FMN riboswitch aptamer (RFN element) from Candidatus Heritagella gallinarum, 127 nucleotides, folded computationally. The sequence is in RNAcentral, with records from MGnify. Model confidence (mean pLDDT): 81 of 100. The organism belongs to Candidatus Heritagella, within Bacteria. Rfam family: FMN riboswitch aptamer (RFN element). Gene Ontology term of the family: FMN binding. Rfam describes the family as follows. The RFN element is a highly conserved domain that is found frequently in the 5'-untranslated regions of prokaryotic mRNAs that encode for flavin mononucleotide (FMN) biosynthesis and transport proteins.
RNA sequence: CUUCGGGGCGGGGUGCAAUUCCCCACUGGCGGUAAUCUGCUGUUGCAGAAAGCCCGCGACCGACGCUUUCAGCGUCGUUGAUUUGGUGAGAUUCCAAAGCCAACGGUUAAAGUCCGGAUGGAAGAAG
Numbered sequence: 001c002u003u004c005g006g007g008g009c010g011g012g013g014u015g016c017a018a019u020u021c022c023c024c025a026c027u028g029g030c031g032g033u034a035a036u037c038u039g040c041u042g043u044u045g046c047a048g049a050a051a052g053c054c055c056g057c058g059a060c061c062g063a064c065g066c067u068u069u070c071a072g073c074g075u076c077g078u079u080g081a082u083u084u085g086g087u088g089a090g091a092u093u094c095c096a097a098a099g100c101c102a103a104c105g106g107u108u109a110a111a112g113u114c115c116g117g118a119u120g121g122a123a124g125a126a127g
Base pairs, nucleotide, nucleotide: 001127002126003125004124010024011023012022013021025113026112027102028101029057030056031055032054036049037048038047039046040045052100053099061077062076063075064074065073066072067071082098083097084096085095086094104116105115106114
């Protein structure tokens, strides 16, 4: 520099009105760790994959600063959620079970799933 880089409301109920409430359902960004799995192998290892809730990052929001004051950049801050049982030397990662969480603005009625900022940006990945 180029390319890539977020998923999900289906059924029923109430109601004037709800994909927003209630019951059932559905979804899980990026890096790390990992006893599992796969492949290769000179049997010693090597490579790849594997956590929403463990660690960190990003999106969003706030403050401050800088600039060419349009917008952008930088620094700092804020930023959700897991237990129990099993195996074992060792697991919040494996196995089993039961839970929990999800920015901001909008809306005839309260949103992780609809609409919008966003045909955006970024953690990062590949070349």